[in-house]
Context: one part of a larger RNA
RNA sequence: ACGAACGCUGGCGGCAGGCCGAACACAUGCAAGUCGAACGCCCCGCAAGGGGAGUGGCAGACGGGUGAGUAACGCGUGGGAACCUUCCCUUUGGUACGGAAUAAUUCACCGAAAGGUGGACUAAUACCGCAUAAGCCCGAAAGGGGAAAGAUUUAUCGCCAAAGGAUGGGCCCGCGUAGGAUUAGCUAGUUGGUGAGGUAAUGGCUCACCAAGGCGACGAUCCUUAGCUGGUCUGAGAGGAUGAUCAGCCACACUGGGACUGAGACACGGCCCAGACUCCUACGGGAGGCAGCAGUGGGGAAUAUUGGACAAUGGGCGCAAGCCUGAUCCAGCCAUGCCGCGUGAGUGAUGAAGGCCUUCGGGUUGUAAAGCUCUUUUGGCGGGGACGAUAAUGACGGUACCCGCAGAAUAAGCCCCGGCUAACUUCGUGCCAGCAGCCGCGGUAAUACGAAGGGGGCUAGCGUUGUUC
Numbered sequence: 001a002c003g004a005a006c007g008c009u010g011g012c013g014g015c016a017g018g019c020c021g022a023a024c025a026c027a028u029g030c031a032a033g034u035c036g037a038a039c040g041c042c043c044c045g046c047a048a049g050g051g052g053a054g055u056g057g058c059a060g061a062c063g064g065g066u067g068a069g070u071a072a073c074g075c076g077u078g079g080g081a082a083c084c085u086u087c088c089c090u091u092u093g094g095u096a097c098g099g100a101a102u103a104a105u106u107c108a109c110c111g112a113a114a115g116g117u118g119g120a121c122u123a124a125u126a127c128c129g130c131a132u133a134a135g136c137c138c139g140a141a142a143g144g145g146g147a148a149a150g151a152u153u154u155a156u157c158g159c160c161a162a163a164g165g166a167u168g169g170g171c172c173c174g175c176g177u178a179g180g181a182u183u184a185g186c187u188a189g190u191u192g193g194u195g196a197g198g199u200a201a202u203g204g205c206u207c208a209c210c211a212a213g214g215c216g217a218c219g220a221u222c223c224u225u226a227g228c229u230g231g232u233c234u235g236a237g238a239g240g241a242u243g244a245u246c247a248g249c250c251a252c253a254c255u256g257g258g259a260c261u262g263a264g265a266c267a268c269g270g271c272c273c274a275g276a277c278u279c280c281u282a283c284g285g286g287a288g289g290c291a292g293c294a295g296u297g298g299g300g301a302a303u304a305u306u307g308g309a310c311a312a313u314g315g316g317c318g319c320a321a322g323c324c325u326g327a328u329c330c331a332g333c334c335a336u337g338c339c340g341c342g343u344g345a346g347u348g349a350u351g352a353a354g355g356c357c358u359u360c361g362g363g364u365u366g367u368a369a370a371g372c373u374c375u376u377u378u379g380g381c382g383g384g385g386a387c388g389a390u391a392a393u394g395a396c397g398g399u400a401c402c403c404g405c406a407g408a409a410u411a412a413g414c415c416c417c418g419g420c421u422a423a424c425u426u427c428g429u430g431c432c433a434g435c436a437g438c439c440g441c442g443g444u445a446a447u448a449c450g451a452a453g454g455g456g457g458c459u460a461g462c463g464u465u466g467u468u469c
Base pairs, nucleotide, nucleotide: 001467002466004465005464006463007462008461011341012340013339014338015337016336017334018333019299024297025296026295028294029293030292033058034057035056038055039054041052042051043050044049065252066251067250074177075176076175077174078173079172080171083169084168088165089164090163091162092161093160094159095158097129098128099127105120106119107118108117109116110115136145137144138143150157151156178224179223180222185215186214187213190212191211192210193209194208195207196206197205227249228248229247230246231242232241233240234239254275255274256273257272258271277288278287279286280285305331307330308329309328313327314325315324316323317322344374345373346372347371354365355364356363357362380405381404382403383402384401388396413458414457415456416455417454418439419438420437424453425452426451427450428449434441435440
């Protein structure tokens, strides 16, 4: 010093923190939706309007969790060229004409369910064709190629192409970033070249052919351990240790593999396959993934509520109203830590009683108590009552804070007293019972064990244990 635990004790508040081990398994609820100003339909309604699923758009790649893996361009720092970038900003140009389907719906059927099959019908900012091409792409040139979508309250919101910006990201390199030599040799896509494929892009990234290289005692390869950093702790510093909370990056999402969609994923609450496990079943077949927030079992010395609200901040969608948001803001639990406050103040000697010691004279507890005079922090009761929010909107919260009333009232413990190390006597015990961090105490006068009186230290804490400097 601590994300601590244990023992004894425990009044209040503010701020912070709270599964370090089983990346063990999870009941239940919630954690990602939104748009009718893209579209057709169904239901309620006299209408206005409202509700519902579906097609379509955007978002679900953010936010939140965890540290299993990783000794690596993963991270830190400094550079680089061969790249992409939805939404946003600036600028320029455009937004013409057509077509075929399909879900919903309806009919029929299959299935226990999950769900599925066939026929018919329909719309679009869904899909396709064609026209045009300033600029764009391919090409040495000639030439060739390629776009769009509308809605509406009539003021706007959109759509397409191109250029630039901003932001975010992909890639490459220098240097730095554990231990082991009781690991000394390692390597065939291996190292390089040519050509091709692939990618947004460079590249053995992949492939064909050619060459035989490449790495290593300046530690290759192998094994073990480990997320990295800003930081944190300690220290005069150098250094050592560490990587909880907060912030940046990386990796992962039951285990392993794969791609699809998309500007972006090889995607925690998407899809497919395989595996282990759990559940449902009419036995034919299906469903699931808390390392999100709570919560349960288990493990453990040990770590909290199945809470409130979108009021604020931020995010998604929407023209907006608004909806969603276990992000977040708050509340609950815990002396886990830090900080602050209290448990009273003044006076009071016959130095009361009691306790303890005693040389029996007394000493000490000790101004301590009682008594007297005050105060009212905290707590209790009553009243008022915010800032945070702006015209409106406050979960927190009738909270913080303010005023008044009664009353010393509601509030002290823990460890130690042989030396180190501040603090001593009596009794009990008798190498017993016990103490102990080290030295060591205890066998009949123990300041070292147990108790008492007294004393010392810290104080809502005090000790012990563990770990680090």